Predicted 3D model of RNase P RNA and transfer RNA as a complex of 432 nucleotides.

[in-house]
């Protein structure tokens, strides 16, 4: 210089004039101060909050899946362990169980029922022929070749009719005793046994967790109209109904349940002080927790948060001057995360080449 | 703001035990007919909305993104 990896921050500033929304105070006019993001997005998770009679039963269903911490909680965050990829900085991981059971492995290939199998091949014996050999029958074999994603450990030596963990040495994988380190997942060392397809984002088994619906939830007020039919009950210890389905238990009970028809589509509230934000110090590898000091930062309801001028900043230009002030994009009950879209700045680390 | 669905040939739609992509209409060619329609035969036409992952293999299983459609209030 180039190519990469990881992390953090910003998304402009000041003044004036006019306009809009709500707040506080005065009050006919007025003054003060506030007004869209890091993702407000997707609605993927978790909650706070509201309603549902209890939410008991791993009944069904759904979710998570290494270990230890954090958190209100999580499928999130941090640290560590194992696997895979990368020269590396690092990235990624749907990371429990296949000797509990049941499925699936098409096509190709001899064979994919898990130590089964024989297409080419190799060896021994018999028969025939054109007798360095070829063909055929029976037996042995799975080391070599072929097919395939995968054919039942690898290399070397011995052994054998030819071969084969058949035997031996070294290695790989799995299971495991003992010792050491660690909270733990796990790691290291010595020894012993075995060579026991793959697939669970297939059904399933194991461990842990979860009622349901959602601010268009819910509460209050005003206005208008038109009810009709069916069902069961109303004297009951169990009819019907009571917010996922099924079943059980407890409790409550008619202004009930269902269908058809009619009217209104108005106002207030929920609605912004929070698991809040910034900062000092302490603990901790970190996530985070505690503490000191300070701050109050939209609450609209057909939908406000804007426009103009000047200064400043950035770029071009000798100057005059010109252009820009960004990309992705806009609150709707509120938070903690994840994912996706996107402009720029800074820092640390890794590798190749060159120079000193 | 919050729920629920859908996407496959030019059009309307099937396809879940994961292994071949299909039916009807439409289009083209030929037959038949004096000619056309109907009918018969043959044929063409597909990034299975897009991307990634699991698996030997994905339209189908899992995750993310895009587009379209639909639902939500009160009274007696």
């Nucleotide at each position: 210089c180039g190519a990469g990896u990881u992390g953090a921050c910003c998304a402009g500033a000041c003044g004036a004039u006019c306009g809009c929304u709500g707040g506080u105070g005065a009050u006919u006019u007025c003054a003060c101060g506030a007004g869209a993001g890091g993702a407000a997005a997707g609605u993927c998770c978790g909650g706070g909050c509201u309603c549902u009679a209890c939410a008991g039963g791993a009944c069904a269903g759904g979710a998570u899946g290494g270990u230890c911490g954090g958190u209100a909680a999580c499928g999130c965050c941090g640290a560590c362990c194992g696997g895979u990829c990368g020269c590396g900085a690092g990235a990624u991981u749907a990371g429990g169980g296949a000797a509990a059971g049941u499925g699936c492995c098409a096509c190709a290939g001899a064979a994919a029922a898990g130590g089964a199998a024989a297409c080419c091949g190799c060896c021994c014996g018999g028969c025939u022929c054109u007798u360095u050999g070829a063909g055929u029958c029976a037996g042995g074999u799975a080391a070599g070749g072929g097919u395939g994603a995968a054919a039942a450990g690898g290399u070397g030596a011995g052994g054998u009719a030819a071969g084969a963990g058949c035997u031996c040495a070294c290695c790989a994988g799995c299971u495991u005793u003992u010792g050491g380190g660690g909270u733990g997942a796990c790691c290291c060392a010595c020894g012993a046994g075995c060579u026991u397809g793959g697939u669970a984002a297939a059904c399933c088994c194991c461990a842990u967790c979860c009622g349901g619906a959602g601010c268009a939830a819910g509460g209050c007020c005003a206005a208008a109209c038109a009810g009709a039919a069916a069902g069961c009950a109303g004297u009951g210890g169990u009819a019907g109904u009571c917010c996922g389905c099924c079943g059980c238990g407890u409790g409550a009970u008619g202004a009930c349940u269902u269908u058809c028809g009619g009217g209104u589509a108005g106002g207030c509230u929920g609605c912004u002080u929070g698991a809040g934000c910034g900062u000092u110090c302490c603990a901790g590898c970190a996530a985070u927790g505690g503490u000191c000091c300070g701050c109050c930062u939209a609450g609209a309801u057909a939908a406000a948060u804007g426009a103009u001028c000047g200064u400043g900043c950035c770029g071009a230009g000798c100057a005059a001057u010109c252009g820009g002030u960004u990309a992705c994009a806009a609150a709707a009950c509120c938070c903690g995360g994840c994912u996706u879209a996107u402009g720029g700045u800074c820092a640390a680390c890794u590798c190749u080449u060159u120079u000193u | 703001g919050g729920g629920g669905a859908u996407a496959u040939a030019g059009c309307u739609c099937a396809g879940u035990u994961g292994g071949g992509a299909g039916a009807g209409c439409g289009c083209g060619u030929g037959g038949a007919u004096c000619g056309c329609a109907c009918c018969c035969a043959c044929g063409a036409g597909g990034u299975c909305g897009g991307g990634g992952g699991u698996u030997c293999g994905a339209g189908u299983c899992c995750c993310c993104c895009u587009a379209u459609c639909u639902c939500c209030a009160c009274c007696a």
Rfam match: Bacterial RNase P class A. Its family is annotated with ribonuclease P activity, tRNA processing and dimeric ribonuclease P complex in the Gene Ontology. It is annotated as a ribozyme.